[in-house]
RNA sequence: GUCCCCGUAGUUAAAUGGAUAUAACGAGGGAUUCCUAAUCCCUAAUUACAGGUUCGAUUCCUGUCGGGGACACCA
Numbered sequence: 001g002u003c004c005c006c007g008u009a010g011u012u013a014a015a016u017g018g019a020u021a022u023a024a025c026g027a028g029g030g031a032u033u034c035c036u037a038a039u040c041c042c043u044a045a046u047u048a049c050a051g052g053u054u055c056g057a058u059u060c061c062u063g064u065c066g067g068g069g070a071c072a073c074c075a
Base pairs, nucleotide, nucleotide: 001071002070003069004068005067006066007065010025011024012023013022018055027043028042029041030040031039048064049063050062051061052060
């Protein structure tokens, strides 16, 4: 330098054009308990950034940023 894959709650993942973006763990609150643990209930929090296509974008297209990989070049 060229090409490919990935980027979604604090973490790990699902959703791949259509209802309020879903779950587990974690966090906060509550119930239970003499207290703790365990269990149960509730709550908050997420689409890397910008633009485009579309009635509608997490999903499709373009660019940028970040991570990983393959090839090439130099020595």